[in-house]
RNA sequence: GCCCCCAUCGACUAGAGGCCUAGGUCACCACUCUUUCAAGGUGGUAGCGCCGGUUCGAUUCCGGCUGGGGGCG
Numbered sequence: 001g002c003c004c005c006c007a008u009c010g011a012c013u014a015g016a017g018g019c020c021u022a023g024g025u026c027a028c029c030a031c032u033c034u035u036u037c038a039a040g041g042u043g044g045u046a047g048c049g050c051c052g053g054u055u056c057g058a059u060u061c062c063g064g065c066u067g068g069g070g071g072c073g
C1' cells in the first nucleotide's frame, strides 16, 4: 500500500427495514427472604462509534471517516 471481517447497556451478546420508547445473561442499585452474609425472588438504572445517503420509515441497507482484528505484498 491492497483486500476481508467487526463496532449495540459497565462486560458478553440477540435483533438484520415497521411487531424495537432495542431483548437476554452477568455486574450495579432498591426491596424481599435470612439472626447476619451469600444464594434465591421481585423491580429498577444503563446502550445502537461519527458524518452523509437511500426510504414514508434505518440499530438494520449504501458510502465515507474513526477505532479494532485478520490476510497479502
Base pairs, nucleotide, nucleotide: 001072002071003070004069005068006067007066010026011025012024013023018056028044029043030042031041032040049065050064051063052062053061